[in-house]
The RNA shown here (TPP riboswitch aptamer (THI element)) has 91 nucleotides and comes from uncultured Halalkalibacter sp. NCBI's taxonomy places the organism under Bacteria, Bacillota, Bacilli, Caryophanales, Halalkalibacter. The RNAcentral record of the sequence draws on MGnify. Model confidence (mean pLDDT): 77 of 100.

RNA sequence: UCACUAGGGGUGCAUAAUAGCUGAGAAGAGUGAAUAACUCUGACCCUUUGAACCUGAUCUAGUUUAAACUAGCGUAGGGAAGUGACACUUU
Numbered sequence: 001u002c003a004c005u006a007g008g009g010g011u012g013c014a015u016a017a018u019a020g021c022u023g024a025g026a027a028g029a030g031u032g033a034a035u036a037a038c039u040c041u042g043a044c045c046c047u048u049u050g051a052a053c054c055u056g057a058u059c060u061a062g063u064u065u066a067a068a069c070u071a072g073c074g075u076a077g078g079g080a081a082g083u084g085a086c087a088c089u090u091u
Base pairs, nucleotide, nucleotide: 001085002084003083004082005081006047007046008045009044012021013020027041028040029039030038031037053078054077055076059072060071061070062069
């Protein structure tokens, strides 16, 4: 680095609506009075070398219509792993 098996995770913003935006991912189906909430499947990302993702957080500063983004918080508190193959290095 790749493969297999197993596991973890989120699904946002804007608009009257559609087009639209960010992102790896914003999909489809079902339950439901429902645009609430939940479930399943798919895709995608991540698995201790762990900022995938969760909590603090309706956080702080800048920025944006908003989300996103940048910096902080952050040496914070949590968070899901085994096997095989290949390559390289050393003996």